A computed fold for a 518-nucleotide part of an RNA from an uncultured bacterium, annotated as small-subunit ribosomal RNA, 5' domain. The coordinates come from a structure-prediction model, not an experiment, and the mean pLDDT is 82.
Context: one part of a larger RNA
RNA sequence: GGAUGAACGCUGGCGGCGUGCUUAACACAUGCAAGUCGAGCGAAGCGCUUUUGCGGAUUUCUUCGGAUUGAAGCAAUUGUGACUGAGCGGCGGACGGGUGAGUAACGCGUGGGUAACCUGCCUCAUACAGGGGGAUAACAGUUGGAAACGGCUGCUAAUACCGCAUAAGCGCACAGUACCGCAUGGUACCGUGUGAAAAACUCCGGUGGUACAGGAUGGACCCGCGUCUGAUUAGCUGGUUGGUGAGGUAACGGCUCACCAAGGCGACGAUCAGUAGCCGGCUUGAGAGAGUGAACGGCCACAUUGGGACUGAGACACGGCCCAAACUCCUACGGGAGGCAGCAGUGGGGAAUAUUGCACAAUGGGGGAAACCCUGAUGCAGCGACGCCGCGUGAGUGAAGAAGUAUCUCGGUAUGUAAAGCUCUAUCAGCAGGGAAGAAAAUGACGGUACCUGACUAAGAAGCCCCGGCUAACUACGUGCCAGCAGCCGCGGUAAUACGUAGGGGCAAGCGUUAUCC
Numbered sequence: 001g002g003a004u005g006a007a008c009g010c011u012g013g014c015g016g017c018g019u020g021c022u023u024a025a026c027a028c029a030u031g032c033a034a035g036u037c038g039a040g041c042g043a044a045g046c047g048c049u050u051u052u053g054c055g056g057a058u059u060u061c062u063u064c065g066g067a068u069u070g071a072a073g074c075a076a077u078u079g080u081g082a083c084u085g086a087g088c089g090g091c092g093g094a095c096g097g098g099u100g101a102g103u104a105a106c107g108c109g110u111g112g113g114u115a116a117c118c119u120g121c122c123u124c125a126u127a128c129a130g131g132g133g134g135a136u137a138a139c140a141g142u143u144g145g146a147a148a149c150g151g152c153u154g155c156u157a158a159u160a161c162c163g164c165a166u167a168a169g170c171g172c173a174c175a176g177u178a179c180c181g182c183a184u185g186g187u188a189c190c191g192u193g194u195g196a197a198a199a200a201c202u203c204c205g206g207u208g209g210u211a212c213a214g215g216a217u218g219g220a221c222c223c224g225c226g227u228c229u230g231a232u233u234a235g236c237u238g239g240u241u242g243g244u245g246a247g248g249u250a251a252c253g254g255c256u257c258a259c260c261a262a263g264g265c266g267a268c269g270a271u272c273a274g275u276a277g278c279c280g281g282c283u284u285g286a287g288a289g290a291g292u293g294a295a296c297g298g299c300c301a302c303a304u305u306g307g308g309a310c311u312g313a314g315a316c317a318c319g320g321c322c323c324a325a326a327c328u329c330c331u332a333c334g335g336g337a338g339g340c341a342g343c344a345g346u347g348g349g350g351a352a353u354a355u356u357g358c359a360c361a362a363u364g365g366g367g368g369a370a371a372c373c374c375u376g377a378u379g380c381a382g383c384g385a386c387g388c389c390g391c392g393u394g395a396g397u398g399a400a401g402a403a404g405u406a407u408c409u410c411g412g413u414a415u416g417u418a419a420a421g422c423u424c425u426a427u428c429a430g431c432a433g434g435g436a437a438g439a440a441a442a443u444g445a446c447g448g449u450a451c452c453u454g455a456c457u458a459a460g461a462a463g464c465c466c467c468g469g470c471u472a473a474c475u476a477c478g479u480g481c482c483a484g485c486a487g488c489c490g491c492g493g494u495a496a497u498a499c500g501u502a503g504g505g506g507c508a509a510g511c512g513u514u515a516u517c518c
Base pairs, nucleotide, nucleotide: 001518002517003516004515006514007513008512009511010510013391014390015389016388017387018386019384020383021349026347027346028345030344031343032342035091036090037089040088041087044084045083046081047080048079051076052075053074054073060067061066098302099301100300107227108226109225110224111223112222113221114220117219118218122215123214126211127210128209130164132162133161139154140153141152142151143150144149170195171194172193173192174191176189177188178187179186180185200207201206228274229273230272235265236264237263240262241261242260243259244258245257246256247255277299278298279297280296281292282291283290284289304325305324306323307322308321327338328337329336330335355381357380358379359378363377364375365374366373367372394424395423396422397421404415405414406413407412428460431454432453433452434451438446463507464506465505466504468489469488470487474503475502476501477500478499484491485490
């Protein structure tokens, strides 16, 4: 000198774009953050509606006896609905969002491999969808419990569940032929045996279902190289290293197990200890390099702590389940409930870091045929000079070089064209009028925002640090080793350019200080 997710001191006009718990992965009140589909299903409710019954308001006639008309409402029934919320069922809750505790590791980066693998939704192609069955929630009844939540009996549906048929192709076992390779081997073809499918809905336009084979996308595993410090850590290792066989997995493998062998790693630093998420990048530097890993993007890991599996194409699952532990809450003491490292917000810690805001209008995501619903993702707004950038706080003229102040050799000199005065202008802010793009037919949170126009007044808008040398800027007064300054050298004890004030210099809505990096 540059830089910062900064903090502190003094000061503070506006706008744009960014950015904002670096500390306690500390504990959390409250609200919201993942739902959706009635075009899968049965029942219920509500509204409208058809018909029937009960019901009798009201009207007309009247010989006052009655006759006639039939509304509201109730019950049953038919049809219907952009209707309602539970239940069964499907898809999605493995994405999106957060954090960096752990991890020195194939975790990450980079380059390869899989002849050892999987892949819902999407896409291309091929072949199909025949015929049956038994349940169960909801519901009703009953019953236990303070509650959370259950138990028993009975009824019912499906794109829920289970057999059977069929099998182009597929899996498995056995045998064969051809071609090829990169070691195990791979591909194609053929034969025999054997095994496994399916679901309907519809507004008739479609939307779905099953099998198989390609693609795409996403993942999994393996390998080469690279990846901090310490030897005041020198030996480490028992599923340990390898083999055979088996199990397991989508798949290879001590991944697991039985048996056998005794290996494997290490001064090219094993093991142990400390520290740490990694990278694209960012900062600095002419570069080499050094430091760093906030925001944004990629990967990984985690979700109070530890362990476990279930479901599923995908999890060993932040707002799922089970167990254990700590903590908090409810309780009728028998038993239960919870997990903000999602968005806001609270307490605490700290030098220090924001609103319990608006909207799904846009972009994207989930569900749905769609209408649409959900979306604290996201888009916006609010707060903070936290950063960068831009603008303003007036412009021109104006010498009697006014007054005042300071100084003085008493002539003058400095403040200083500075002010006043005169002539203008209106950026920003304020007032009034108009008023977008962002949206593709409709739909705009932002927002009466940006922007444009008009009128109006120089009015509403300057501070901070420094002045001995480094280092731009020197004099006067006050003080008198006092008060004080200080990054280093050092100033101050009666003429202080070093303390305080005035004048002067620098930067400027900032200026200094502290911390850290180059």